Predicted 3D model of a 268-nucleotide part of an RNA (large-subunit ribosomal RNA, domain VI) from a hot springs metagenome.
Rfam family: Bacterial large subunit ribosomal RNA.
Its mean pLDDT, the model's own confidence on a scale to 100, is 90.
Context: one part of a larger RNA
RNA sequence: CGCAGGAGACUUGAGGGGAGCUGUUCUUAGUACGAGAGGACCGGAAUGGACAGACCUCUGAUGUUCCAGUUGUCAUGCCAGUGGCAAUGCUGGGUAGUUAUGUCUGGAAGGGAUAACCGCUGAAGGCAUCUAAGCGGGAAGCCCACCCCAAGAUUAAGUCUCCCGACCCGCAAGGGUCCUAAAGGUUCCUGAUAGACUAUCAGGUUGAUAGGCUGGAGGUGUAAGUAGAGUAAUCUAUUCAGCUUACCAGUACUAAUAGACCGUGUGC
Numbered sequence: 001c002g003c004a005g006g007a008g009a010c011u012u013g014a015g016g017g018g019a020g021c022u023g024u025u026c027u028u029a030g031u032a033c034g035a036g037a038g039g040a041c042c043g044g045a046a047u048g049g050a051c052a053g054a055c056c057u058c059u060g061a062u063g064u065u066c067c068a069g070u071u072g073u074c075a076u077g078c079c080a081g082u083g084g085c086a087a088u089g090c091u092g093g094g095u096a097g098u099u100a101u102g103u104c105u106g107g108a109a110g111g112g113a114u115a116a117c118c119g120c121u122g123a124a125g126g127c128a129u130c131u132a133a134g135c136g137g138g139a140a141g142c143c144c145a146c147c148c149c150a151a152g153a154u155u156a157a158g159u160c161u162c163c164c165g166a167c168c169c170g171c172a173a174g175g176g177u178c179c180u181a182a183a184g185g186u187u188c189c190u191g192a193u194a195g196a197c198u199a200u201c202a203g204g205u206u207g208a209u210a211g212g213c214u215g216g217a218g219g220u221g222u223a224a225g226u227a228g229a230g231u232a233a234u235c236u237a238u239u240c241a242g243c244u245u246a247c248c249a250g251u252a253c254u255a256a257u258a259g260a261c262c263g264u265g266u267g268c
Stems, first nucleotide, its partner, number of pairs: 001152001005163007015149004021049007033038001051106005059100004066093005071086006110144003117137004164267001165178005179265001184262004188204005209255003212251005218244003225238005
């Protein structure tokens, strides 16, 4: 820009893409078959490999925004307690998130038309013949079915809901005056289930969108101070303490203010 008014939702599916793999074991059954050795078709079940998708409950990884230990040195006047630097100084753990080696799921089943091939009936050609007329069966393959995208599918689809004036001229399309900016959308702002930007999504006081605060979960592992024991290093009690990022709730304390713009007036 188009989809013959504008707008908000929800669909249909022309068409396109993806997937399509396979082993072993048990059973049927030591049956059919076979002198024996050996040993099935068909059917039923279980469990794997590789591949693919999703996810983070578990097992792990990471987690330089959390906690603790510890070395050297500097600073805070000293002690104690802290802080800076040394690859995050080094080390032990670890929430959210992200992840695989972790977890779950998938290939199926079914229908249709067929290939090679197997048939029925059957003449030309008194026989025979699956074929010439006619009718069946038949594959991991084809078309559906399963998953995803999808109306720029210009053949531009469908359903629901919402919105929009008076007068004058004109057959109408349309034009003019005055009034009016609707439904809805955008800008702007707070953000994340989204993200390079944009877009998308959640919100903007009729508000829990983010921050803060409060409580909780989870993490770390028993803070500081004080008291006691010990010559001391240190230990014990107060104390499952103290601290705590991204998680879960609650709470308008802070910030989403106020506004502006687009979009018209019933539609050949």